[in-house]
RNA sequence: GUCGGUGUAGCUCAGCUGGUUAGAGCACGAGACUCAUAAGCUCGGGGUCAGUGGUUCAAGUCCACUCACCGACACCA
Numbered sequence: 001g002u003c004g005g006u007g008u009a010g011c012u013c014a015g016c017u018g019g020u021u022a023g024a025g026c027a028c029g030a031g032a033c034u035c036a037u038a039a040g041c042u043c044g045g046g047g048u049c050a051g052u053g054g055u056u057c058a059a060g061u062c063c064a065c066u067c068a069c070c071g072a073c074a075c076c077a
Stems, first nucleotide, its partner, number of pairs: 001073007010026004019057001028044004050066005
């Protein structure tokens, strides 16, 4: 340099053929339970869906570019 993949909560991930409130587990906070702690139980907070622009009535999802990470190939005077 060329091509491909990944980017969604603090962490690991799901999200179907674009569709009507963005989710799960763990973690975190509170409650109840307990002599007390843990586990388990109930409830709760937490998101500009990497960024910018575009398409559309509607975008996490489609398109273009940019950024970060990973891989393959090429180049290496």
Transfer RNA from Saccharimonadales bacterium (SeqCode), 77 nucleotides, folded computationally. The organism belongs to Saccharimonadales (SeqCode), within Bacteria. Its Rfam family is "tRNA". The family's RNA type in Rfam is transfer RNA. The RNAcentral record of the sequence draws on ENA.